This is a predicted structure of a 575-nucleotide part of an RNA (large-subunit ribosomal RNA, domain I) from a Clostridia bacterium. It matches the Rfam family "Bacterial large subunit ribosomal RNA". Its family is annotated with structural constituent of ribosome and ribosome in the Gene Ontology. The prediction has a mean pLDDT of 85.

Context: one part of a larger RNA
RNA sequence: GGCGCAAGGGGAAUGCCUUGGCACUGGGAGCCGAAGAAGGACGCGACAAGCUGCGAUAAGCUGCGGGGAGUGGCAAAUACACUUAGAUCCGCAGAUUUCCGAAUGGGGAAACCCACGGGGGCAAUACCCCCGUACCAUACGGUGAAUUCAUAGCCGUAUGGAGGGAACCCGCCGAACUGAAACAUCUAAGUAGGCGGAGGAAAAGAAAUCAACAGAGAUUCCGCUAGUAGUGGCGAGCGAACGCGGAAGAGGCCAAACCGGAGGUAUCACAGAACCGACAAUGAUGUUUGUCGGCUGUGUGAUAUUUCCGGGGUUUGGACGGCACACGCUAUCACGGAGGUUAGCCGAAGCGCAUGGGAAGGCGCAUCACAGAGGGUGAGAAUCCCGUAGGCGAAAACCAAAGUGGGGCAGCCGUAUCCAGAGUACUGCGGGACACGAGGAAUCCCGUGGGAAGAUGGGUGGACCACCAUCCAAGCCUAAAUACUACCCAGUGACCGAUAGUGAAGCAGUACCGUGAGGGAAAGGUGAAAAGUACCCCGGGAGGGGAGUGAAAUAGAACCUGAAACCUUGUGCCU
Numbered sequence: 001g002g003c004g005c006a007a008g009g010g011g012a013a014u015g016c017c018u019u020g021g022c023a024c025u026g027g028g029a030g031c032c033g034a035a036g037a038a039g040g041a042c043g044c045g046a047c048a049a050g051c052u053g054c055g056a057u058a059a060g061c062u063g064c065g066g067g068g069a070g071u072g073g074c075a076a077a078u079a080c081a082c083u084u085a086g087a088u089c090c091g092c093a094g095a096u097u098u099c100c101g102a103a104u105g106g107g108g109a110a111a112c113c114c115a116c117g118g119g120g121g122c123a124a125u126a127c128c129c130c131c132g133u134a135c136c137a138u139a140c141g142g143u144g145a146a147u148u149c150a151u152a153g154c155c156g157u158a159u160g161g162a163g164g165g166a167a168c169c170c171g172c173c174g175a176a177c178u179g180a181a182a183c184a185u186c187u188a189a190g191u192a193g194g195c196g197g198a199g200g201a202a203a204a205g206a207a208a209u210c211a212a213c214a215g216a217g218a219u220u221c222c223g224c225u226a227g228u229a230g231u232g233g234c235g236a237g238c239g240a241a242c243g244c245g246g247a248a249g250a251g252g253c254c255a256a257a258c259c260g261g262a263g264g265u266a267u268c269a270c271a272g273a274a275c276c277g278a279c280a281a282u283g284a285u286g287u288u289u290g291u292c293g294g295c296u297g298u299g300u301g302a303u304a305u306u307u308c309c310g311g312g313g314u315u316u317g318g319a320c321g322g323c324a325c326a327c328g329c330u331a332u333c334a335c336g337g338a339g340g341u342u343a344g345c346c347g348a349a350g351c352g353c354a355u356g357g358g359a360a361g362g363c364g365c366a367u368c369a370c371a372g373a374g375g376g377u378g379a380g381a382a383u384c385c386c387g388u389a390g391g392c393g394a395a396a397a398c399c400a401a402a403g404u405g406g407g408g409c410a411g412c413c414g415u416a417u418c419c420a421g422a423g424u425a426c427u428g429c430g431g432g433a434c435a436c437g438a439g440g441a442a443u444c445c446c447g448u449g450g451g452a453a454g455a456u457g458g459g460u461g462g463a464c465c466a467c468c469a470u471c472c473a474a475g476c477c478u479a480a481a482u483a484c485u486a487c488c489c490a491g492u493g494a495c496c497g498a499u500a501g502u503g504a505a506g507c508a509g510u511a512c513c514g515u516g517a518g519g520g521a522a523a524g525g526u527g528a529a530a531a532g533u534a535c536c537c538c539g540g541g542a543g544g545g546g547a548g549u550g551a552a553a554u555a556g557a558a559c560c561u562g563a564a565a566c567c568u569u570g571u572g573c574c575u
Stems, first nucleotide, its partner, number of pairs: 001574009015560001016525002020496002022493007029485002031164002039100003042055003046078001050074002061094006070082003105114003115133007135161009168199001169197005179186001183233001209216002220247005230238002251477003254421001258311014273296001275294007317419003320414004328409003332406004339399004344392003350365004366383002368372001374386003426450008436462001457472005512519002532559001535546004
């Protein structure tokens, strides 16, 4: 030095474990915010750095319930307190709630600075405290330019808005990689992304729909129809509908015709006031009075037209005319309160022996079961503990079925006249959406130019025309079936088990990196119980040797198990 064997160091694999995750199921809930949110800053403890909780009333204050012996959070120790006159704790309701933040008196480099008006404390105009003071929209009132009227503007009051939120929803804007084995139409895809808006759902929705001579009867969602018919550099691809079966089920209200009320405008009639003219009377004149006419404005009435309000009415069309007048329905409001949610409570049945540190495992003999789900307890417990089956419970707050009442809704016949949504339908051109890429291209939407009819009318039935059929656009609302899960409760897993499972099982979106947008870790396990090694010795300490605890200390906190690389020690053999 090599090869073995044995024992260590080192190292962290592996096994076992799980407080954390992941995926889903069934319920609930589905918004919060100027009465100041979400999210933060700074504070609050006897001692207090962090987390948690809370807000100058600051790990808390009050009331009402629950509960029943300890308590002052994580979190030990000391001190001092509280508590059967019921604390701590749990639930409901309330009070307080600094500063920043939409942040809103003005400013600002967030958590800071500086004000004004009113009120209060004080001797005080110092200082302190309280309240108000942003902007926008709408309504009403006031004021009021250029510019006469007016309008803009300005001011006040009231109400609303503003910002945040995981996904779901609606609208507007809208890629590229990619695929086409290249690539341009096409695809990806109206996806990602950006912006706006709403709700617990949203959107859609009561036929100017389909269908095909038979008929159906709003919308939405699911299964089929069907990868069919189509579309397509007829490439890659895209991809219906009719009809059928299910879930759910609900239909209503205006505009108009007509009637009534109020107001405006025009014309006419009447009344009477001012002015002008003429005549008469009075008077010297000015003047005054009366009658007639004209004209302006006023009042009343009629007609026409128009605005607002009320009735009426809405596609089995209606108005209008005639006849008649109830059962019922209700998505609206109120009462109501079955039941439920937010604390809790009761809840059966086992002992002995031996082994062991420890019994729940073994042995023996029992018991309960509407409870032998699960977890814990010194090893494996139906009968020890928490629970489980089953049952019970609310002062307060919230949700809420039935029911009751208010409000709302209603018939038949007739047809002359009247009404039934206009820069609309439609159309040339240019685009977009429809499964449909301009195609024979209907249908729907937008831009631009043109531009109807009036129920004897109009739209549609995939160019277009006729016949036929069917429906009534250019107004509005509408539960349920459907989508999603930030959040709460209960539960499940041929899901993970610390390089896995969330990035995060530990104080993690932390440490750290980056100017910033942003990126983003590592890190679990003593023991049944700290019983966490009193005391002695070596040492400055670290550390160790005894002693002690413990079943175990090669379980001693660098702590379960403790593989390999690597490093030693001892020893056998070889050289």

The full RNA is in RNAcentral, with records from ENA.